Annotation: Model confidence (mean pLDDT): 76 of 100. Predicted 3D model of a 131-nucleotide RNA (Guanidine-I riboswitch aptamer) from Paraburkholderia solisilvae. The organism belongs to Paraburkholderia, within Bacteria. Of the family's consensus pairs, 100% are formed in the model. The RNAcentral record of the sequence draws on Rfam.

[in-house]
RNA sequence: UCUUAGGGAUGCUAGGGUUCCGGUUCACGCGAACGUGUCGUGAAUGUCUGGUCCGAGAGCAGCCCGGUGCAUCCGCGAAUCGAUGAUGCUUCGCAGAGCGCACUACACGGCGGGACAAAAGCCCGGGAGAU
Numbered sequence: 001u002c003u004u005a006g007g008g009a010u011g012c013u014a015g016g017g018u019u020c021c022g023g024u025u026c027a028c029g030c031g032a033a034c035g036u037g038u039c040g041u042g043a044a045u046g047u048c049u050g051g052u053c054c055g056a057g058a059g060c061a062g063c064c065c066g067g068u069g070c071a072u073c074c075g076c077g078a079a080u081c082g083a084u085g086a087u088g089c090u091u092c093g094c095a096g097a098g099c100g101c102a103c104u105a106c107a108c109g110g111c112g113g114g115a116c117a118a119a120a121g122c123c124c125g126g127g128a129g130a131u
Base pairs, nucleotide, nucleotide: 006065007064008063010061011060012059015054016053020051021050022048023045024044025043026042027041028040029039066104067103068102069101070100072097073096075094076093077092078091079090081088106126108129112124113123114122
C1' cells in the first nucleotide's frame, strides 16, 4: 500500500421529533344579561407524561439465503484383512446428494450534510479519523 474476514427482510426496544389525534394557554362564537361550566372555530405551545409516526453496522428476539465443520446416503479410486477365487469388512482420498446437528468472529468513532411534517443511535457511514 492492497485484499479478505457474508447478505437480506420481520418484530421489538434505546432514542427522536411534532404531520395527524389528544393535552395546555389565549381569543372569538352560540346561549335574554353577568359569571362558571359545556360545545364549536382559530392561533400558539414538544422545556406537553401521551396515541399515530421515524427508529439502531457497533441493541434484543427469532427467520430466510450463502459459507465452514461433523454426521448420513450414493458413486469412483487406493490401501489393509480374509483368500484358490468371487464376495465381504475396515481405513483414506475425490466428487455428488439431501439439509440431520453445530458455528458464522471483532467492532473506539467525530464535524458536517440529507430525507420525510420534523428530528434522531435513520441515510451519507464498519465513512473521515483512531487502535